[in-house]
Two RNAs folded together computationally: RNase P RNA and transfer RNA, 434 nucleotides in total. Rfam match: Bacterial RNase P class A. It is annotated as a ribozyme.
Order: sequence, then structure tokens, then C1' cells
RNA sequence: UAAGUAAACCGGGUGACCGCUCUGAUUUGUCUGCAAAUCGGGGAGGAAAGUCCGAGCUCCACCGGGCAGGGUGCUGGGUAACGCCCAGGAGGGGUGACCCUACGGAAAGUGCCACAGAAACAUACCGUCCUUCCCUGGAAGGAUAAGGGUGAAAUGGUGAGGUAAGAGCUCACCAGCAGUCAGGUGACUGGCUGGCUGGGUAAACCCCACCCGGAGCAAGACCAAAUAGGGGGCGAAAGGGACGCCCGGCCCUGACCCCGGGUUGGUCGCUUGACCUUGAUGGUAACAUCAAGGCUAGAUGGAUGGUCACCGCCCUGGCCUUGUCAGGGUACAGAACUCGGCUUACAGGUUUACUUAGCCU
RNA sequence: GCCCCCAUCGUCUAGGGGCCUAGGACGCAGCCCUUUCAAGGCUAAAACCGGGGUUCGAAUCCCCGUGGGGGCA
Repeated sequence: UAAGUAAACCGGGUGACCGCUCUGAUUUGUCUGCAAAUCGGGGAGGAAAGUCCGAGCUCCACCGGGCAGGGUGCUGGGUAACGCCCAGGAGGGGUGACCCUACGGAAAGUGCCACAGAAACAUACCGUCCUUCCCUGGAAGGAUAAGGGUGAAAUGGUGAGGUAAGAGCUCACCAGCAGUCAGGUGACUGGCUGGCUGGGUAAACCCCACCCGGAGCAAGACCAAAUAGGGGGCGAAAGGGACGCCCGGCCCUGACCCCGGGUUGGUCGCUUGACCUUGAUGGUAACAUCAAGGCUAGAUGGAUGGUCACCGCCCUGGCCUUGUCAGGGUACAGAACUCGGCUUACAGGUUUACUUAGCCU
Repeated sequence: GCCCCCAUCGUCUAGGGGCCUAGGACGCAGCCCUUUCAAGGCUAAAACCGGGGUUCGAAUCCCCGUGGGGGCA
């Protein structure tokens, strides 16, 4: 210098004017509920998004058991919890920095493996070899799984010995399995011994281990207003009360559904929280603990906007260049009970560490 | 705001791992029939919402998006 890898971060700035929403103080009005005015203060994001996971919170009266159903799936740790995060193992990719992985079990069982092929999990089409018979080539019986052919996949791979021909039949190395020893918390790794091996598919059923009740702030609580407690169905001392089924205990209670009508206002829930910043300590890390400081949107037809000026950044064009002028652009997107994650979208830019290649000293 | 469901020719649909080069009906186009139109017959065109993964193989199974529909004081 060029090409990359990983991580962290920013994602326009300043001023003026006109608005919107919440709120503090003062004044005025007032039907004491509030309303208006003035002066102040706060007012979108890294994803506020998709609603894909996990929780807090609220209601379903409570407790327990079984069967279904759903989810997760290498090991250890973190966490309120998780399908998230950190560290490690194994496998795969890259020259490398580094990246990716739905990564339990196919010698518990069942199913499936189209077409082709003899055969898709128990078999032999061509071939090779042996015997017998007819006799120059075939037929029958047997052995074999080396070679050919089919297929996505054909029963360990390569080489040597061996054999009638062959074959883990035997041997060496490699791969896999079982046993054993050593290391490690563990996944696993390494050594030794053994026999010669058993197809794939679980994002097919299933088995194993662990986890899971349902609904969601339009949850729910209160006040006010309104009204005829209307009609129908079902049910009657047992039924119902957990929104899949069954059972047991305990408590409460007439239970549920449909149609029609009325009210369609307000307050709380609502923002102080598994919160933020800085520092110290422990830990490889995720994270935890302690100390100090801070308060950072709360609407309910739904605020956070608009105009102008200057500057920043990017693109194009003119002027010979530095520079200046003109025009255009400045992403994705917008809170609605609140958190922790994941995923997806995103113009442009900054910083740090590292890798590879070339050149110079 | 929250919770569900669906996506296959122009329309309605079948198909739930291989026989799919995706079937049927209506519609559209051409031809036959008829003096002509309709009906009828024959033929043709026309689709798996997008991307990634699992598998030898995906419209089908899984994940992430896109679009549409429904319900909830």
C1' cells in the first nucleotide's frame, strides 16, 4: 500500500419563529370536578419493527396425581427465566486472522428408500472356478462376492500373502466398534488388547433425558351513567366453578348458552426499574457483589412536527489546479403495561486488535 | 395494541416426500358441428407467495420474511 477477519460505536449539528403532548409554580374564572393565561422543565430507537422465544404483573378459588399434547436436545457454567449468552469438545470450511453447525439414540421396535438394478437388508444378472453329462460349445448341480453393470446409496479402504477361483481367510497401515488403563468436573482425548463390522433416514413414527396449567393491560380494579334485569334454549339437587381428558381432596355457589335492548364517560393499572453512569473486587468469560452519583416520554383517535438561515457528509457539472460556485441527495424506520433475548431492515461514517500478499529501511 | 388462521393456473379447488413434465371444474383462445347463435365434442395456453435449510430427492417437512383474512372493551 492492497485485500480481508473480528469487536465496539455514531447514525447529522447550531440558532430563530410557529405549533403538539406531559408537567412545576403563580394569577384569573368557576357548576369546586376543572378550564384558561403567563413564566419554566421533560419529550422516540438501534432496531421503538416482526410478535419468534423467555419472564415480571393481573385474572381464572386452591392443592395434588395420571394420560394425552407441545417444546428443547454435545459438555460445563451464567441468568428471574429462555430456544439467549460465555467457555470448552467434536465435525466441517478458509493459505490465514477467523467462521459455521436442529450436534442425544439407527446393534428397543415399526415404517420408507421412487426410477434403475439380481438384490435397498437378505439376495446373485453378467462373470470367475470346480464336478458331472453330451462333445470343440452348451446343459445341470455346487462354490464365490474379487471384477463388470444399476443407482444418491451395494455390506469397511489400500497393499501383500493365500486359494480351484475367491473372500478379514491371514498380515501391515488407516477408519469404525467393544473391553480396559491413564488424563479431564464433563463432552472427549491418548495408549493397549480383541474380533472382523452390523446401509441410509428420527426437520418419519418412536425411545431416552429435562421443561411446560390457561388467558392476556382491549389483563384487571373502582366511580359515574344507563336499564325492562326482557325473550328463548338447557338443567334441576345434582350440576357448575381451570378455557384437552380422567381421578382425588378442600372451599364456594342455582349453572351455562343464544337473541334483543341500554351505556358507550372518567380514575387507577402507567412508568423507580431483574433501571442507568462511574469506580473497586471476584471470575478466562458470560456475569455477580459492593460503594458513590442520577431520574431519563407516558398519549387514549393516539404528542414528539413544520418553515427559514448557516454548517457538516455524499454525488454530479462548470471555472486550468488549491479552492470556489450551481444543482441534487442525507438511510431503515417511528413508543402504547414493562423488561431479557433472537430475527429482519438500514444511506453513510469512526475507532481498536489481528491476518495474508507486495514494496522500502 | 394483543391473539389466531390462510396462501397452488384469471377464479374455485385436488394433491400431505418420488408415479408431478402438478390433476379437475368454470372462464379464455383455436378447430369441428350448425344457415347462424347457444349447447355439445376435440385441442392448446395458463399456477405451487419469496429466500434458506433437512433429504439422494421438497408444492409437501423445518426456519426466516412478504401479503391477505378473522377475533378481542